[in-house]
Molecule: transfer RNA
Organism: Acidobacteriota bacterium
RNA sequence: AGUCGGGUAGCUCAGUUGGAAUGAGCGUCGGUCUUACAAACCGGGGGUCGUGGGUUCGAGUCCCACCCCGACUA
Numbered sequence: 001a002g003u004c005g006g007g008u009a010g011c012u013c014a015g016u017u018g019g020a021a022u023g024a025g026c027g028u029c030g031g032u033c034u035u036a037c038a039a040a041c042c043g044g045g046g047g048u049c050g051u052g053g054g055u056u057c058g059a060g061u062c063c064c065a066c067c068c069c070g071a072c073u074a
Base pairs, nucleotide, nucleotide: 001073002072003071004070005069006068007067010026011025012024013023019057028044029043030042031041032040050066051065052064053063054062
């Protein structure tokens, strides 16, 4: 330099044909329980969907450029 994959909650990741971010698990916070803790159960908070544009009535999803991570080729 080129090719391919990926970037969504604190972490690991889903997200179907473009049509509601009620996303999931773990973690965290509060409650129940317990002498305390843990476990279990109940509930809450937490999101610029990498950045900037474009298409569209409507974009996490499609198009373009760029940034970051990984693999491969040279």